[in-house]
RNA sequence: GUACGAAAACGGCAAAGUCAUUGAAAAAUGAUGACGCAAAGCUAUAGGGGCUAAAGCAGAACAUGCAAAGCCAGCCAGCUCCCGAA
Numbered sequence: 001g002u003a004c005g006a007a008a009a010c011g012g013c014a015a016a017g018u019c020a021u022u023g024a025a026a027a028a029u030g031a032u033g034a035c036g037c038a039a040a041g042c043u044a045u046a047g048g049g050g051c052u053a054a055a056g057c058a059g060a061a062c063a064u065g066c067a068a069a070g071c072c073a074g075c076c077a078g079c080u081c082c083c084g085a086a
């Protein structure tokens, strides 16, 4: 240095649920709360995948279908990083 990851050290993040706010929704933010995480840090038109379905289009229709210019990085992936037992 690369790989790897310990009942190690120092620290970090925070799932579900609940409350508040925003939003059409997905979801986000804050508080609370810890299921977990060595990348649960960053990247979402331009790697793949997933969610929603407002505008719009179809439709007799407020049904229904299609629809991302809205989201998800705690799905995989890419990039970067702390520590050092075996």
Base pairs, nucleotide, nucleotide: 004084005083012037013036017032018031019030020029021028022027035074041079042078043077047076048075049072050071051070056066057065058064

This is a predicted structure of an 86-nucleotide RNA (c-di-GMP-I riboswitch aptamer) from Pseudoneobacillus rhizosphaerae. Taxonomically the source falls in Pseudoneobacillus (Bacteria, Bacilli, Caryophanales, Bacillaceae). It was read from a public genome assembly, where an Rfam model found it. It matches the Rfam family "c-di-GMP-I riboswitch aptamer". Rfam links the family to the GO term cyclic-di-GMP binding.